[in-house]
RNA sequence: UCUUUGGGGCGGGGCGAAAUUCCCCACCGGCAGUACAGUCUGCGAGCCUUUUUUAAGGUUGACAAGGUGUAAUUCCUUGACCGACGGUAAAGUCCGGAUGGAAAAAGA
Numbered sequence: 001u002c003u004u005u006g007g008g009g010c011g012g013g014g015c016g017a018a019a020u021u022c023c024c025c026a027c028c029g030g031c032a033g034u035a036c037a038g039u040c041u042g043c044g045a046g047c048c049u050u051u052u053u054u055a056a057g058g059u060u061g062a063c064a065a066g067g068u069g070u071a072a073u074u075c076c077u078u079g080a081c082c083g084a085c086g087g088u089a090a091a092g093u094c095c096g097g098a099u100g101g102a103a104a105a106a107g108a
Stems, first nucleotide, its partner, number of pairs: 001108005011025004026093002028083002030043004038081002046059005063079005085096003
């Protein structure tokens, strides 16, 4: 420098004219670091402001207890908690921006 890869999840029931959005149960977890991490540290996406472009700045969720061990807020057990914007009966799981972009990984 080029190529490829690079986000998962609503199944059942209830109320209702209408809800995968409400209620009960269920289900899901990007990248790097570190004793194996959605909840630690850092990053990315998203959102906001300025801007002609481009770029710059800002903002951004949530964990405890016990056990093993040299070492784990990462493993095991138990019980919790969190999840951008627009649309729509109020959405982490549907549709849309997105056949997009990116942290990054692999190969040549």
FMN riboswitch aptamer (RFN element) from a sheep gut metagenome, 108 nucleotides, folded computationally. Its Rfam family is "FMN riboswitch aptamer (RFN element)". Gene Ontology term of the family: FMN binding. Model confidence (mean pLDDT): 85 of 100.